[in-house]
RNA sequence: GAUGAACGCUGGCGGCGUGCUUAACACAUGCAAGUCGAGCGAAGCGAUUUAUAUGAUACUUCCGUGGAUUUUAUAUUGACUGAGCGGCGGACAGGUGAGUAACGCGUGGAUAACCUGCCUCACACACGGGGAUAACACUUAUAAAUGACUGCGAAUACCGCAUAAACGCACGGUACCGCAUGGGACAGUGUGAAAAACUCCCGUGGUGUGAGAUGGAUCCGCGUCUGAUUAUUGUACUUGGUGAGGUAACGGCCCACCAAGCCGACGAUCAUUAUCCGACCUGAGAGGGUGACCGGCCACAUUGUGACUGAGACACGGCCCACACUCCUACUAGGAGGCAGCAGUGGGGAAUAUUGCACAAUGGGCGAAAGCCUGAUGCAGCAACGCCGCGUGAGUGAAGAAGUAUCUCGGUAUGUAAAGCUCUAUCAUCACGGAAGAAAAUGACUGUACCUGACUAAAAAGCCCCGGCUAACUACGUGCCAGCACCCGCGGUAAUACAAUACGGGGCAAGCGUUAUCCGGAUUUACUGAGUGUAAAGGGAGCGCAGACAGCACUGCACAGUCUGAACUGAAAGCCCGGGGCUCAACCCCGGGGACUGCUUUGGAAACUGUAGAGCUAGAGUGUUGGAGAGGCAAGCGGGAAUUCCUAGUGUAGCGGUGAAAUGCGUAGAUAUAGGGAAGAACACCAGUGGCGAAGGCGGCUUGCUGGACAGUAACUGACGUUCAGGCUCGAAAGCGUGGGGAGCAAACAGGAUUAGAUACUCUGGUAGUCCACGCCGUAAACGAUGAAUACUAGGUGUUGGUGGGCAAAGCUCAUCGGUGCCGCAGCAAACGCAAUAAGUAUUCCACCUGGGGAGUACGUUCGCAAGAAUGAAACUCAAAGGAAUUGACGGGGACCCACACAAGCGGUGGAGCAUGUGGUUUAAUUCGAAGCAACGCGAAGAACCUUACCAAGUCUUGACAUCGCUGAUGACCGGAAAUUAACCGUUCCUUUCUUUCGGGGCAUCAUAGACAGGUGGUGCAUGGUUGUCGUCAGCUCGUGUCGUGAGAUGUUGGGUUAAGUCCCGCAACGAGCGCAACCCUUAUCCUCAGUAGCCAGCAGUAAGAUGGGCACUCUGGGGAGACUGCCAGGGAUAACCUGGAGGAAGGUGGGGAUGACGUCAAAUCAUCAUGCCCCUUAUGAUUUGGGCUACACACGUGCUACAAUGGCGUAAACAAAGGGAAGCGAUAGGGUGACGUGGAGCAAAUCCCAAAAAUAACGUCCCAGUUCGGACUGUAGUCUGCAACCCGACUACACGAAGCUGGAAUCGCUAGUAAUCGCAGAUCAGAAUGUUGCGGUGAAUACGUUCCCGGGUCUUGUACACACCGCCCGUCACACCAUGGGAGUCAGCAACGCCCGAAGUCAGUGACUCAACCGCAAGGAGAGAGCUGCCGAAGGCGGGGCAGGUAACUGGGGUGAA
Repeated sequence: GAUGAACGCUGGCGGCGUGCUUAACACAUGCAAGUCGAGCGAAGCGAUUUAUAUGAUACUUCCGUGGAUUUUAUAUUGACUGAGCGGCGGACAGGUGAGUAACGCGUGGAUAACCUGCCUCACACACGGGGAUAACACUUAUAAAUGACUGCGAAUACCGCAUAAACGCACGGUACCGCAUGGGACAGUGUGAAAAACUCCCGUGGUGUGAGAUGGAUCCGCGUCUGAUUAUUGUACUUGGUGAGGUAACGGCCCACCAAGCCGACGAUCAUUAUCCGACCUGAGAGGGUGACCGGCCACAUUGUGACUGAGACACGGCCCACACUCCUACUAGGAGGCAGCAGUGGGGAAUAUUGCACAAUGGGCGAAAGCCUGAUGCAGCAACGCCGCGUGAGUGAAGAAGUAUCUCGGUAUGUAAAGCUCUAUCAUCACGGAAGAAAAUGACUGUACCUGACUAAAAAGCCCCGGCUAACUACGUGCCAGCACCCGCGGUAAUACAAUACGGGGCAAGCGUUAUCCGGAUUUACUGAGUGUAAAGGGAGCGCAGACAGCACUGCACAGUCUGAACUGAAAGCCCGGGGCUCAACCCCGGGGACUGCUUUGGAAACUGUAGAGCUAGAGUGUUGGAGAGGCAAGCGGGAAUUCCUAGUGUAGCGGUGAAAUGCGUAGAUAUAGGGAAGAACACCAGUGGCGAAGGCGGCUUGCUGGACAGUAACUGACGUUCAGGCUCGAAAGCGUGGGGAGCAAACAGGAUUAGAUACUCUGGUAGUCCACGCCGUAAACGAUGAAUACUAGGUGUUGGUGGGCAAAGCUCAUCGGUGCCGCAGCAAACGCAAUAAGUAUUCCACCUGGGGAGUACGUUCGCAAGAAUGAAACUCAAAGGAAUUGACGGGGACCCACACAAGCGGUGGAGCAUGUGGUUUAAUUCGAAGCAACGCGAAGAACCUUACCAAGUCUUGACAUCGCUGAUGACCGGAAAUUAACCGUUCCUUUCUUUCGGGGCAUCAUAGACAGGUGGUGCAUGGUUGUCGUCAGCUCGUGUCGUGAGAUGUUGGGUUAAGUCCCGCAACGAGCGCAACCCUUAUCCUCAGUAGCCAGCAGUAAGAUGGGCACUCUGGGGAGACUGCCAGGGAUAACCUGGAGGAAGGUGGGGAUGACGUCAAAUCAUCAUGCCCCUUAUGAUUUGGGCUACACACGUGCUACAAUGGCGUAAACAAAGGGAAGCGAUAGGGUGACGUGGAGCAAAUCCCAAAAAUAACGUCCCAGUUCGGACUGUAGUCUGCAACCCGACUACACGAAGCUGGAAUCGCUAGUAAUCGCAGAUCAGAAUGUUGCGGUGAAUACGUUCCCGGGUCUUGUACACACCGCCCGUCACACCAUGGGAGUCAGCAACGCCCGAAGUCAGUGACUCAACCGCAAGGAGAGAGCUGCCGAAGGCGGGGCAGGUAACUGGGGUGAA
C1' cells in the first nucleotide's frame, strides 16, 4: 500500500459498487421452460341461425293471445378453456469449482481426416396411395404411483410406389494442384435414395443438391506448482506393422495375427497440492502473490455406470440401473425424491442479505401475428463491507467568567473555547410543482431524480495514541503484584511505558483501532543484483564420457540464435493519454488514440555466435640433445651404528628409577666391562622455509624395470584445447579378515607413587598393534582452513635446476626459462591481511553456502565382514550465534621497578590472670549502629540516678518545646509553707500586676475549640554534608594536529634517570590542566631587635637571682641569613643524573607535620546535623520511679601485669619536657600507718600551685625457690565523690597469696633519636583509665640482596572475561513441562492389482415365438420385434501386497525451567 474480510468502540445523509472464502453438508414451501388451434381429432363453454318440445307473470271476448323460462337437435362462429397426438424449444440462459498437473487452459498453427437445426443465397421439385394409434367409451387390477383387454378414430404422426441431379456407392479415364498420405474440375457406365400441407387473400411451411454464415469436433509446436529420502516392480494394447470393424471424422478407438518395441537425469513413473486465463494487488523495474465481482474456456449437477432421442447431450429442473440417505403407504412388499437456479430453513463457522416488485426496458423460447413464458434481467429491501461526495455551522466576543486539572499557592492551562450579540440554511422536516428512461400504445422503479418556497443553530463526533522508533505530558492509584510490550524494554513506594480516572496534547475522522493474509522495505535466493583464507560455504586428490565454453586469417550459406521492414493475431472489459455526461467526485459512456513488451508468417542483412569448405602456427602434442631429483615397483647386501637376548670370561653389592620414592632386577652373582653369536625394526652425520610427486606421501647402499617435470633445438602434426555432473582410480593413521613375523616401542591390563580421590599426568612391567604378503575400510585441522585453466598488472632480495653472453675466472656479473621463500607499490578486503605462487583485473567450467541450537541426528535408501561411511530432514526452541579489531580487567604468561613485602635483626601477640570490645547464649530489657584488609580499648574525650534511645509499672493528651488563634476565667510569674505519693503529677494555704479617655487595652497564667507540635520510628539502595579505603601510589586527562571506515590510537610509547608522567635525549606530534615537587607549620645553626614574671659574666649583696644593677650568655618572642648538586674528581652520550670528596650546624626532598589527582567499593553514617517520601498522633509523642545497657557453659580481637637476678625490696641522692588551674589548682604548717582530713598563704599564672619525674647511678639485702617473683581472688576495717556507691565507683590499711617458670600451629610492629624501655601531663569528668591524645628521659641491632610470599606501578602477550577470575562455563543425576524417533500391536483411509458375482445397456449371435402398412390370389416372403446366449460392464465380495496417517504399554535421545 491492498482485502469478497472478521472483531471491539462509535455512528448523520447521499451516489455507485459489493455481499457463504467454511459443509460439492442436508433441505420444508413457493416460483425458475414453455409455446403453437394458421398441423390434428374429440370434449366442454359462450354467441348466432334454424327446427322441436315446454308454456310462467300478465291480458282475455274465457276460445285463446302471448311468449318468460326450460329441453332437444342442426349449422355457423369465438382473441373462450384445457387433457391428448404432432412440431419447435427443454444441449441456451442461470449455478458451482468437487474432480483434473491434462492438448484441461493460454498462445500460434493444421483438418487434402470432419459435422452443422434455426438463418441467408442459388438451382430443381412436391405424383398417386395405404395401414395404424393416442385422446374417447366399456370392462378390469391396485392403497397409491401406474396400468391391462376390447372397440371407435385424425393429422405437417407413420409406410410403400413414381420421378430426379452438380447427392451416395462401385468401376475405369484425364488436364491441373498439393509438404506427404493425396486432392480433383470435366465427361462416362451401373446402381440407390425425396417431399406435407395450412390459409379468405398476401403468404407461410415441406423435399433434394450446392454455397455462405454461425456454432462445434479432432490433431500439432511452445508455455503451465512442489518433492529424487519417488529411478528400475515405468509400460502389456504397452510401441509398431498388416487386415477387418467402428465413428461426423483420423487413430490400438476396438478386434485377429505378427514383431519387441516405447518413455525417461532436457526428470519418465509415483506422491502432495491445485480449475486455467483476460486480469487484480504490490513493486523504480525485473519480479512476487492472487484467480472474489465482470468477461472467455473447461469440468460437474446426491455418488457411480449406461445408453436413448436429437442438428447438437451421454442431458442441473429427461430416461434405465446400482449403493447410500430422506419421505409416503393399506408394509413378507410397492412407490416418490434430488436448490452447486431465485428467495428461504437447519447445520458448520470469526463471518456474508428479502420466502420483495415487474416483464416498463435489454435479451431469450414458441408463434404468421396478437401474445404467452422468462427468480435471465430491470428495480426495490438489508449491511459503514468498500470507494467517493456533503454536513454536524459562520462572524464577532477578555470580566481571560464558572467548572476542571495542576501548583513553588503567586499563578498557569483548557481558552475566543463557552456564554452573549449578529448572520446563514448544505443536510434534515413540511408544502407546491415535477421529468428523462418510450419509436403508436405500454413505467416495476415512483410522485423517484430535480426545482421552488417555508422553518429552526436547531436533530447529527467519535476512535486510537502520547518512553524511543513516532507527531503528542502531567497528577493520582499500584508496588517484579496486577499488568504492558513488533523490537529495545517498563513494573521491586516518588512509573511521561501498568490500571482506571482525570486535565492537557497529537493523529485520523463517520469512522477509528485490532486480528488475519499478500507484496514492499529484503541486494535476506542476488537475471537485473550476493558470496565461499578467518563470519555459513572449495569436493581429500586425479583421470575422464555426456554437457558447457573455446586460437588466427579467408570464402560461402542464411536451416538455429541475432538485427531490420511488412502483415495476421494478441476478444470485449480493464490499464495509460485526450475529450464528454451525471451540480463535483467515485462511477458510467464513447466509430478517438496508445499500450498489451507475446506468438505466427514473410521480405531482407551477414559484423558476431552458428554451419560448410579450404588454409595458418602463437595454444596443444610429437621428435631429437642434455642435465637434476628421498618420484614409483621389485630383488639383493659377509652394509655399519644402536637396542634386546643367548653363551663362555673378569668382577662384587648393589643396579634401576624419580621432584622425592617405591614397585622391579640382583649373592641361584645383577649393573659394569670385554670376546663370540642370534633376531627384528629403523637408517645418525650429510639435511637446507633444499628436492620429487596429482594428493596421501617419499630419506642407508647396489642393480633391474618404469612414470613425470625442466632446459636447449625448431624437424613434424595442425586447434588435436579447458573444465567436468554421473562414472572410474588413488587415498595418512587407526581398524577388520587370512597367513607369517615380533628386537624396540606400546592402547588395553597389572603393580608402585602422587592425590581428598587419581579409572590421569610420573615410574616398573606388558598384550593387541606397529613390520611382511594378499584382501577390505574410504575417513582426518586429508590445511595454504585459499578448486582447476588462461591472459594481463611497479619493484627489491635469497635459494634451487638448466641455458646463453662478458671479464683480470675455485670467482664475479648481465640476460633468460622452470620451481621454491621473504619484503613491498597500485588494487582488493569488515578488519586481520593478500599482493606475478593474488585474497588484484578479466574470461570459462565444476563444487558448495543462505541465523544459532536440534544435527551431520532420526527415518528411508546405497555401500561395508564389522566398526561404520555416503545421502540427509522435521517438530520444537532462542534473539542471537559468529568474524576481525579496540579499551580495560585477569593469568599458578613474560620483562623491568617499588614498598618493613620478603630476607637480616630487635621486641611482641597466640599459653596465664585481669581490663576492655565483639559474637553467641540468656533475659521483661540485656537500646541502636559498625562486619575481611578498611567492624571488634570502634560511635563512647569516660552507662550508679541523669545520660538512655531499652524493659516493667504509674501519669498527661494542643502536649516537655515553637508560632498563630476563638471563647471564658484569673492576676499572676517568681517566692514561701503544709499534708499526700515509690516518685512525678495533682490538691490546699500565704504573698502579689501595668496602663487608661474608666468602656477598655497591654502582658502573663489557667481552662477550652482548632491550625499544629513531637518521633534516637522506616528507607545511607531516594539524598546533602562528613568520613574510610586503594594511597602520598604516580598516576588521571584535555585542546589542536596526524593515523584509523570505526571503537580508538598517537601525545602518555622508546633509550637513560628519579622518591616521583622527576628530568634529559629521541620521536607526528605540539602544547596545556589536575596530581608530584615547591610555597605553609615545626625542629636543627647563626645574626639582629626586645629584656619581665626569664637569666647572672663582671660590681654590690643574700639562707635563697631574695634584692640593687645589668641584658653579655641561657631562654622567650618578632625579623633575617643559611643548602642551590653551588664547588672539585670520576662515570654517563659533551645530557639528565649517579658515585666519591671538600667546606659546612646541616648535603643531595636535612628530620617531622599539614597537604590525599581522575576515580573505585550502590563502602560507612537518616542515632551528630540537615533533608525527600512513607508511617504513628489519648501514642512509635511527653513525664516519673525502679530495673537494664555491668547477665555468662563458651569463642575471638585489642591491651595491662607477669613469669624474675640486665631482677625484687629497702635507704639516702640527681637530671626533664609539655601541659592544666576559679563551683579551680591548692603551698608552708600540723593530724592520721594510709587513702585522706583540718586549715587557707599564693595564683585568672614564664611570678603561685598541681609537681614527687621515673628508669638511672650509689649502698645494703635476697641466692634460683612458685621464691622477699607474681599479684588475681577473698575477708575485715576504712577514705573520698555524690540526693544515693545493693545490683554497679575509685582509693587505703592489714590479712589471704590463684594461675603463671617465656608460651603449638600461626601471626604482628619496627630501618635512628627509630625499636625497646622509663615515667609525666591533658581532654572527658561530681566521682570513676590498663583506653586515648600529647611530652620528654635512657637508647640499640640489622639490611647480603630481590629467587620466593602479600600489595602496587610501567611495557608486552593470551583471553570464549566486561557485575570484569569472588569472571565465564561443561556434563551426569533429581523434579516439572513440551515436541519428537523406535515400538508388541491396533484403528480408520487412499490408489492400484488378481479372482468371484454381475444390474442397466450398446454391440454380436440366435430367434422354433410374435407382427397393421410393401410384394403375393393364397401359402408364404421381405422386414421388424419379444425372448435367449455371449463379450464388455458399475456397485458389491474375497485375497495378498503398496502408500500415507492416527493411536499405544514401554523405551531413546532433544529442548525449556526457579534456586
Model confidence (mean pLDDT): 82 of 100. A computed fold for a 1459-nucleotide RNA from an uncultured organism, annotated as small-subunit ribosomal RNA. The RNAcentral record of the sequence draws on ENA, Greengenes and SILVA. Its Rfam family is "Bacterial small subunit ribosomal RNA". Rfam links the family to the GO terms structural constituent of ribosome and ribosome.